[in-house]
C1' cells in the first nucleotide's frame, strides 16, 4: 500500500430573533376560609433554569408496577431445548464443547430423542425399507454355430465388487479370499460397547472389545426434561358539576289519577331538606431508577462488590418548533495558487419505567487483529 475481520463511538457546531411544555422565585389581579395573622385555588406579565433517540420504532421476548384470580396436585394450551455461568428475568448475554464455512483474523448453528408408537420420502429408479437382482459379472443345465479355442440363444442359481436412478441406496480406503463377489477374513479409518484418564459439566483421548446392527424426516404428529395463572397506566386510586333516575326524613292535600260502581286502605303526583352511586371534568399513579458515571477490588468474560460524584422531558386535541446569519462535511460547476457558486446534510419524534432482540440509518471517527504486494 491494497483487501478484509472485529469492537467501539459520532448523528452537525455557533449566535440573533419570534414562539410553545414543565419547574424555581419575587410582584401584580380576582376569587374563597378565617376575628386577625395566615392559608388555598385562578389569572397575568418579568427574571432563572430544563425540555427526544441511538434506534424513542416494530411491540417480538423478560422483569417491575397495578388490579381481578389462587389450598395442593394433575389434564388441557403455550414457550424452551450441547454445558457451565450471570442475572430481577428472559428464548437476552457471556465463557466452553460439537459440527459447519474461511487461506486467515473469524463467522453460522431450533444442537435432546428416530432399537416408544404412528406419518411421510414427489420425479427417476429394479429396489425407497420385513430391502431389493434393471444392466453387468460367475456356475450349471440344454441347444445353434465351429474342426477346436471359443461364442450367441434359453432357463434355473449366486453376486451388492462394476453401471445406471436418485437429495439419500444398508460402513470407507487397500490387501488377501472367491467361479463371481461379500467383513468372507485382515490392516488403517469410521462406529457400537465397556471401563480408565482429564474436565463442574458438555466432550475429549487413549485402551480393550465387537465385524457392524434398524437410510433420511421430530421448524411431522409425538416422547423426554424444565418452565408458564388472567389483564394491562385507557392498569389503579381520589375528587366531584348539571341534567336525568335511585333511597330517606319534614310538611302540604281532604286536591288529580290507578286499583270495574261506593267506602276505607294503598300505590303515585306536589314542596323543602339530606344521603349514597355513576358520568363530564380534575388530581394522582409520574418520573429517583434493577438509574448513569469515575476509581478500586474479584473474575478469561457477562457481571458483582466497595467508595466517590452527578441529577438528566413528563405532554395528554398531546410541547420540545419556525426564520435569518456564519460556518462544518459531501458532491458538482467555474476559476485552478490561495478561492467562489449551487445543491444536499439520513433514520426517524418521548406517552408508566427498564433489560434485551430485531428492523431503518446520509455522512464521519477511533482502536485491536488478519491476508497479500513492495521497500529497507
Nucleotide at each position: 500500500g491494497a483487501a478484509g475481520u472485529c469492537g467501539g463511538c459520532c448523528g452537525g457546531g455557533c449566535a440573533a430573533u419570534c414562539g410553545c411544555c414543565g419547574c424555581g422565585c419575587a410582584c401584580c389581579c380576582g376569587g374563597g376560609u378565617g376575628a386577625a395573622a395566615a392559608u388555598c385555588c385562578g389569572g397575568g406579565g418579568g427574571c432563572g433554569g430544563g425540555g427526544a433517540g441511538g434506534a424513542a420504532a416494530g411491540u417480538c421476548c423478560g422483569g417491575g408496577c397495578u388490579c381481578c384470580a389462587c389450598a395442593g396436585g394433575g389434564c388441557a394450551g403455550g414457550g424452551u431445548g450441547c454445558c457451565a455461568g450471570a442475572u430481577a428475568a428472559c428464548g437476552c448475554c457471556u465463557g466452553g464443547g460439537a459440527g459447519g464455512c474461511g487461506c486467515g483474523a473469524g463467522c453460522c448453528u431450533a444442537c435432546g430423542g428416530a432399537a416408544a408408537g404412528u406419518g411421510c420420502c414427489a420425479c427417476a429408479g429394479a429396489a425407497a425399507a420385513u430391502a431389493u437382482a434393471c444392466c453387468g459379472c460367475c456356475g450349471u443345465a440344454c441347444u445353434c454355430a465351429g474342426c477346436a479355442a471359443u461364442g450367441a440363444a434359453u432357463a434355473c442359481g449366486g453376486u451388492a465388487a462394476g453401471g445406471g436412478u436418485g437429495a439419500a441406496a444398508u460402513g470407507g480406503u487397500g490387501c488377501g479370499g472367491u467361479a463371481a463377489g461379500a467383513g468372507c477374513g485382515c490392516a488403517c479409518c469410521g462406529c457400537g460397547c465397556g471401563g480408565c484418564u482429564g474436565g463442574c459439566a458438555a466432550c475429549a483421548g487413549a485402551c480393550g472389545u465387537g465385524g457392524c446392527a434398524g437410510g433420511g424426516u421430530a421448524a411431522a404428529c409425538c416422547c423426554c426434561a424444565c418452565c408458564c395463572g388472567g389483564a394491562g397506566c385507557a392498569a389503579g386510586a381520589c375528587c366531584a358539576a348539571a341534567u336525568a333516575g335511585g333511597g330517606g326524613a319534614a310538611c302540604a292535600u281532604u286536591g288529580g289519577c290507578g286499583c270495574g260502581g261506593c267506602c276505607c286502605g294503598c300505590g303515585u303526583u306536589g314542596u323543602u331538606c339530606c344521603c349514597g352511586g355513576g358520568u363530564a371534568g380534575g388530581u394522582u399513579g409520574c418520573u429517583u431508577g434493577a438509574g448513569a458515571u469515575g476509581u478500586g477490588u474479584a473474575g478469561u468474560g457477562a457481571u458483582a462488590c466497595a467508595u466517590g460524584u452527578c441529577c438528566u422531558a413528563g405532554a395528554u386535541g398531546a410541547a420540545u418548533g419556525a426564520u435569518u446569519g456564519c460556518u462544518g462535511c459531501a458532491u458538482u460547476c467555474g476559476g485552478c495558487u490561495u478561492c467562489g457558486a449551487a445543491u444536499g446534510u439520513a433514520c426517524a419524534g418521548a406517552a408508566c419505567c427498564c433489560g434485551g432482540c430485531u428492523u431503518a440509518c446520509a455522512g464521519g471517527c477511533c482502536g485491536a487483529c488478519u491476508u497479500c504486494a513492495c521497500u529497507u